[in-house]
RNA sequence: UAUAUUUUAGCACCGAAUUCCCGCAAUAACGGGAAACGGGGGAUAAUUUUUGGGGUGAAGAGCCUCCUGGCUCCGGGCUAACUCUCGGUCCGAACCCGGCAACUAACCUCGUAGGUGUGGAGAGAGUGAGG
Repeated sequence: UAUAUUUUAGCACCGAAUUCCCGCAAUAACGGGAAACGGGGGAUAAUUUUUGGGGUGAAGAGCCUCCUGGCUCCGGGCUAACUCUCGGUCCGAACCCGGCAACUAACCUCGUAGGUGUGGAGAGAGUGAGG
C1' cells in the first nucleotide's frame, strides 16, 4: 500500500416493526405504560359454502419443458437528503387460521420482528452558507 475477515460506532436499505417514560443497584434482558405506525374481528341486503374457505405479504397469470428450469405479461425493491425520468440491477418467497370470517360505524383485539450494505445520469422542487 492492497485484499479479506472480525468487532465497535455512524450512515443507509427491505419491512408496520420506532420513540419516550417507569420499575430493578443497573447498560442490557425482563415487566409495565404512553405516543406513533401496522394487522385482524365487527351492522341490513347481497353473495358464497369438497371444486372447502380465509389471512399477512409485491410475491400473481399464462405457455413451454431435456423435470426442473425457461419465456411472456403483470407486480415489487435498490440506484444516498426528496420527487420524476432515462439507464443499470435484483425479487416474485415464506408463514398463519382451522370448517370459519365480504364491506362496515360504534366497539373489541393483536404486533412493533427479522434480515441486509447499494451508490450512474438529467430535470424539478427545496434548503444552507457567504457577499
This is a predicted structure of a 131-nucleotide RNA (c-di-AMP riboswitch aptamer (ydaO/yuaA leader)) from Moorella mulderi DSM 14980. The source organism's lineage runs through Bacteria, Bacillati, Clostridia, Neomoorellales and Neomoorella mulderi. It matches the Rfam family "c-di-AMP riboswitch aptamer (ydaO/yuaA leader)". From the family's description: This family represents a conserved RNA structure found upstream of the ydaO and yuaA genes in Bacillus subtilis and related genes in other bacteria. The model forms 92% of the base pairs in the Rfam consensus.